[in-house]
RNA sequence: CAAGGUGACCGGGUGGUCGCCCAUUUGGGAGGAAAGUCCGGACUUCACUAGGAAGGGUGCUGGGUAACACCCAGGAGCUUAGCUACGGAAAGUGCCACAGAAACAAUUCUGCCAGAUAAUUACUGGUGAGGGUGAAACGGUGCGGUAAGAGCGCACCAGGCCGUCGGUGACGCCGGUGCUGGCAAACCCCACCCGAAGCAAGGCCAAAUAGGGAAACGAUGCGGACCUAGACGCGUUUCCGGGUAGGCUGCACGACUUUGUCGGUAACGGCAAAGCUAGAUAGAUGACCACCACCCUUUAGGGGUACAGGAUCCGGCUUACAGGUCGCCUUGACUU
Numbered sequence: 001c002a003a004g005g006u007g008a009c010c011g012g013g014u015g016g017u018c019g020c021c022c023a024u025u026u027g028g029g030a031g032g033a034a035a036g037u038c039c040g041g042a043c044u045u046c047a048c049u050a051g052g053a054a055g056g057g058u059g060c061u062g063g064g065u066a067a068c069a070c071c072c073a074g075g076a077g078c079u080u081a082g083c084u085a086c087g088g089a090a091a092g093u094g095c096c097a098c099a100g101a102a103a104c105a106a107u108u109c110u111g112c113c114a115g116a117u118a119a120u121u122a123c124u125g126g127u128g129a130g131g132g133u134g135a136a137a138c139g140g141u142g143c144g145g146u147a148a149g150a151g152c153g154c155a156c157c158a159g160g161c162c163g164u165c166g167g168u169g170a171c172g173c174c175g176g177u178g179c180u181g182g183c184a185a186a187c188c189c190c191a192c193c194c195g196a197a198g199c200a201a202g203g204c205c206a207a208a209u210a211g212g213g214a215a216a217c218g219a220u221g222c223g224g225a226c227c228u229a230g231a232c233g234c235g236u237u238u239c240c241g242g243g244u245a246g247g248c249u250g251c252a253c254g255a256c257u258u259u260g261u262c263g264g265u266a267a268c269g270g271c272a273a274a275g276c277u278a279g280a281u282a283g284a285u286g287a288c289c290a291c292c293a294c295c296c297u298u299u300a301g302g303g304g305u306a307c308a309g310g311a312u313c314c315g316g317c318u319u320a321c322a323g324g325u326c327g328c329c330u331u332g333a334c335u336u
Stems, first nucleotide, its partner, number of pairs: 001332010012292007020029003031307001035318002038316005043198004048230005055194005060074005075086001076084003087189002092187002094183003109131002111127005139157006158180002160177004165172002202249004212240006221234003256275008295303002
């Protein structure tokens, strides 16, 4: 310098005129994702306690956090700038299409050896090493051995299991052992966690109507998601019909932001100081002018620039994004 990847940030600003919302004395007014509604909570209401069963969720280890399926650090594996749906296949059941002889206790494919000799169709016995099929063929390579072969034996290697040592731990080094298909993103087993509903939650005020009607079950009973026991309460369920839809509140000071400092590898936490940054509800920031920044085209002017707008709030994840800025990493070239 070029290419590729990855992370963070900007994605408009200043002034004036008219107009809108909040606050009330001179101030403020959409996002990095407000999107998706995928996780976790705060908060509100309802839920009796204990045990059990069912159902759902998560799934390597340690740490962070209010909590999490998130973040940080580490371990293992791999097709390695990174990714991982990462507990268990010696508890059981089930599956592995097609092809192939056969997909876990294998042989009527081809083949090798023996009967079997000079040779041989067929047959009988042995074998499962070589070849073929396949994603995968009963661990792999090599040597020995054998009638021919095979962990049959040996050496090395991979995986499993056991053990000393190290580590908080996942695991790792070393040693031993002939134990050796895959799939749990199949059912299942194991460990841990989990009540339900949601701001249209909920509370207050005002007003209006019909404190209407009918049916079923019911104290050896019913009620609160199932069962048991106890406690508490006295009803539970269904159908028809009528009135109200107004106002206030919840409603923004927060697990808050910024700066500095200390601790920590980091995520993050402690301390100090400063700050208040939407609160609408038929749903608020729009229009015009001037200047500046940026981009394109051109040397004169023009364009208004991507994805896109709150509705209880917060922490994440995922997706969309014209153009631009900065940092880190990988590869290549050149120079020193």

This is a predicted structure of a 336-nucleotide RNA (Bacterial RNase P class A) from a Chloroflexota bacterium.
The sequence was found by an Rfam model in a public genome assembly.